The part of an RNA shown here (large-subunit ribosomal RNA, half B) has 1147 nucleotides and comes from a Candidatus Aenigmatarchaeota archaeon.
The source organism's lineage runs through Archaea, Nanobdellati and Candidatus Aenigmatarchaeota.
The coordinates come from a structure-prediction model, not an experiment, and the mean pLDDT is 82.

[in-house]
Context: one part of a larger RNA
RNA sequence: UCCUGUCUAGGGAACUCGGCAAUUUAGUAGCGUAUCUUAGGUAUAAGCUAUGCCUGUUUUCCAUUUCGGAAAAGCAGGUCUCAGUGACAAGAAGAACCCGACUGUUUAAUAAAAACAUAUCCGACUGCUAGCCAGAAAUGGUGCGUAUAGUCGGUGAAACCUGCCCAGUGCGGGUGUGUUAAACCCGGCCAAACCGGGCCAAGCCCCCGUAAACGGCGGCGGUAACUCUGACCGUCUUAAGGUAGCGUAAUCCCUUGCCGAUUAAUCGUCGGCCUGCAUGAAGGUCCAACGUGGUUCUUACUGUCCCAGACAGGAACCCAGCGAACUCUCUGCCUGGUGAAUAGGCCAGGAUCUCCUAGUGGGAAGACUAGUCCCUGUGGAGCUUUACUACAGCCUGCUGUUGUGGUGAGUUUUUAGCUGCAUAGAGUAGAUAGGAGCCGUAAGGCGAAAGUGUAACACUAUCCUGCUCGAAACUCACUGCUGACCCCUCCGGGGGGACACCAGUUGGUGGGUAGUUUGGGUGGGGCGCCACACCCCUAACAAUUCAUCAGGGGUGCCCAAAGGUCAGCUCACCGAGGUCAGAAGUCUCGGGAAGAGUGUAAACGCAAAAGCUGGCUUGAUUGGAUACUGAGAAGCAACGUAUCCAAGUGCGAAAGCAUGGGUUAGCGAUAUGCAGCUUUACUUUAGUGGUAGCCUGUAACGUCAGAAAAGCUACCCCAGGGAUAAUGGAGCCGUGGUCCCCAAGAGUCCAUAUCGACGGGACGCGUUGCUACGUCGUUGUUGGCUCCUCUCCUCCUGGGCGUGCAUAAGCGCCCAAGGGUGCAGGGGUUUACUGCUUAAAGAGGGACGCUAGCUGAGUUAAGAACGGCGUGAGCCAGUUCGGUCUAUAUCUGCUAGGAGUGUUAUGUUCUGACAGUAAGGAGGCUAUAGUACGAAAGGAACAAGCUUCCGUGGCCACUGGUGUACCGGUUGUGAUUGCACCGCCGGGUAGCUACGCCAUAUUGGAUAAGAGCUGAAAGCAUCUAAGCACGAAGCCAAGCUGAAAAAAAGAACAACUUAGGAGCUCGUAGAAGACGAGUUUGAUAGAAAGGGGAUGUAAGUACCAAGCUUCGGCGAGGUAUUCAGUCCUCCUUCACUAAAUCCUAGG
Repeated sequence: UCCUGUCUAGGGAACUCGGCAAUUUAGUAGCGUAUCUUAGGUAUAAGCUAUGCCUGUUUUCCAUUUCGGAAAAGCAGGUCUCAGUGACAAGAAGAACCCGACUGUUUAAUAAAAACAUAUCCGACUGCUAGCCAGAAAUGGUGCGUAUAGUCGGUGAAACCUGCCCAGUGCGGGUGUGUUAAACCCGGCCAAACCGGGCCAAGCCCCCGUAAACGGCGGCGGUAACUCUGACCGUCUUAAGGUAGCGUAAUCCCUUGCCGAUUAAUCGUCGGCCUGCAUGAAGGUCCAACGUGGUUCUUACUGUCCCAGACAGGAACCCAGCGAACUCUCUGCCUGGUGAAUAGGCCAGGAUCUCCUAGUGGGAAGACUAGUCCCUGUGGAGCUUUACUACAGCCUGCUGUUGUGGUGAGUUUUUAGCUGCAUAGAGUAGAUAGGAGCCGUAAGGCGAAAGUGUAACACUAUCCUGCUCGAAACUCACUGCUGACCCCUCCGGGGGGACACCAGUUGGUGGGUAGUUUGGGUGGGGCGCCACACCCCUAACAAUUCAUCAGGGGUGCCCAAAGGUCAGCUCACCGAGGUCAGAAGUCUCGGGAAGAGUGUAAACGCAAAAGCUGGCUUGAUUGGAUACUGAGAAGCAACGUAUCCAAGUGCGAAAGCAUGGGUUAGCGAUAUGCAGCUUUACUUUAGUGGUAGCCUGUAACGUCAGAAAAGCUACCCCAGGGAUAAUGGAGCCGUGGUCCCCAAGAGUCCAUAUCGACGGGACGCGUUGCUACGUCGUUGUUGGCUCCUCUCCUCCUGGGCGUGCAUAAGCGCCCAAGGGUGCAGGGGUUUACUGCUUAAAGAGGGACGCUAGCUGAGUUAAGAACGGCGUGAGCCAGUUCGGUCUAUAUCUGCUAGGAGUGUUAUGUUCUGACAGUAAGGAGGCUAUAGUACGAAAGGAACAAGCUUCCGUGGCCACUGGUGUACCGGUUGUGAUUGCACCGCCGGGUAGCUACGCCAUAUUGGAUAAGAGCUGAAAGCAUCUAAGCACGAAGCCAAGCUGAAAAAAAGAACAACUUAGGAGCUCGUAGAAGACGAGUUUGAUAGAAAGGGGAUGUAAGUACCAAGCUUCGGCGAGGUAUUCAGUCCUCCUUCACUAAAUCCUAGG
């Protein structure tokens, strides 16, 4: 010193994030018990009283012949203690709020909660071969249950209630002139591919419903006879515009909202208010009981604290024995500097004889852990979804398993029978061909001819349009049957039934599951932006090139003329004239190198033009080559430009010009699709067609040399990075801070007693920033506590100057860092605010000093809630409750204690270079003195004395604490001795202690600011230049402490037999060493005796004692013997016991 305990005077939470921890309370019996309430509770509420032992006695029970036995409840009397549940055991209590109703459950090992669950309420699915779940299936669970049942979801007791919205997204239902796959049917002369059309399921679309489904629930303006407010009105708008309640809240940013209560003081708490950033109804409000939940207050209580102290046991320390691990380049001083910007090692200066022990935790950016924060990775994983792509599952059409009837409808074919009306034509003309006759016994009729008309009729033949009956085939719908198939069975049969199941195929749905993706740049990343492809100017420095999230601007087109060519013309602007009622413009004349125009930015260029106007035209054409650019110094595609060749063309008399726009921007690879061209190849009898290929065009990748692509992670992981952020360091100083200059103005007058605008100049690095230099194989982050040191730009104390200084009290400035610089309230706070004191309650640095020193309230992990955001996973410099701080110290530093060597041959006593120091600091009172001063009111100072507080050093006579030496009382137990915290309780010597006591002067020297003397430079003046003399708590010294290892290693003294050590007895000393006393020539320790002291009157005996008695005695207790007994770390006396003995050195 630590751990575990015991006790503390006075105060009593002042401690602290917070009464954490530790006290307090406690059993039993009696009395008594508020508020609230769901009437059960709350309640052991709170609060008060009793409790031992002895004697006697009453009642209850058992057993009884008698003696008796066990437990409990009483009554009466006596008696002792500080204390009677005497030890052990054994609730502290109350008043409020928040949350959750309750008992319960949970993150085994940091979260026990407000989270989960719960009874209750609500919704959804489900009629049993059910629904839901598991499985590839067989099959199984719920369940051998049956809607009072089972599954799923939400809410979370009870009470009072649960508003509006169906536009969106879901869910349920419905409908069909929408859309719609495969199959099927039809068509494309034939086949195939392929294409077109028809039919057409689910789904989607459409319609309706549904919010205790996911969810949502406005703005502006005006208005009442004070003002304010706005019942009222207007308007925009929505699916509807938040109702009842509650409200600064676990929800409120501003915020410590405002008012009240509580307090000396309250960022707290409670009660109200409502301007609700961003309350609100399956959830809101309220709420008795309950809670190891969160918050506030009060009483009691206390070492939590003021402010510490003492003691006990165990460690530490020493001795004996045994004996690890981590760690380990070398090694191992300080200050300043330097340096990859915080050095044991480098530079400079200083320090340093060698070694050991105990402590301490400043440093080794100490050990441990390839940082969990941040960024990066074409790393990973978990989760989400209206990311992308799939797959289960579910729905759905078709086919197979799959048979047989009926009815209806439809299609096709077919039999039979019908049907066919423009006008004209007598008339209801289907078409074509043949046709002058045909039918009838006849009369006669119908035709032909004629005429009408596009078409001419009788009759024959073949057909067409439409209809009807029937038949066949096919399709669809409905409805039967039983034999496939399925289910039940009492095995007799029954139920279902070509459906379902199952299989194949089609479309839909599909985070249920899976695989993946989720750009880049970037003064960290994200958000923002595009500096990601291009063009112009500046930067850019007279070749070329040249960066930044540098500055100023543009492009992703346009134009059939705004292209080509030929010809003609000259612009902007200004002056004069003219027309007109009149200005500009138009018109005429003159001047006019460009001040215009040139499609579009800027730069450059351009005048018989590159501008303006007109004529004719398509060179805005096809094929090829070279060079440049793209792309500085290697390579590199598309794009773009220039020149040339060939073809063909336009304009021009011609020379010539023209491969778009006066030049520099206006753009896109491969694959794939489509279109065109070509005929190159294959196929095809041929045509048509099909396949492959070349070229051209088109469709886009703007992340623009071009992946197919959304999020969360605080549950996270890995690889790395100081290539890159957060803290501290470094650099800078815009910002912040301090000072100075100038002096407009304020100050009645007057810039400078005081204040000081607009400006200007410095300084330092406590603010905030910027940079990204060191650190990511790790330098612990806010505040508090503890403890130390430094600066001065001084808060007080000290010395001065000025004053708008009479005094007193102030204001400003100069010197000065010796000392001092408080206690509380709320909040995690630093800060700020408040209360009370004070001489004053200074500002800062030291890794925002200090975590191998403490704490852990905040911040910043995992749980949970609210508000907000998000479809969601989740998120929020928003809030709220909870939440593991490792360790035996190697080196060095520091604080102490020793051993050895040298200086000496030994010892004793000293000196003091040097070092340290705060050893003192401040106040009050008396007195000076009611004096100086002042009209008064008021009101000092020097010298002197007393005293207080703080600090420092020491002490224990007093007071207080402790006091596990000791004495006494008392309980339980198995004991007169043990044990129960020393069992508890009451005292207390020595010692140690504070809360107690003592001490804690001044003087000299040199100075600072300042104030002087003499005195020149400068005939004066001047404190200064030479000279002299003052002046502060500050500096130096006297004082105190350490100090011969002070390498200049000191001095004096002693002796020739002197000195030392070990051992032994010890303590005024002490962790071990050391130090000190003694060692028979002795009082060093013990014993003994005497004194002093603590406790409080021992045992035994005698007597007394309430009563009882079988008369023998029993009996708590009292009195006397007895200031007794017991004990002592104190003092003195006294050799009775023990200090035996051994070793070393020396001129």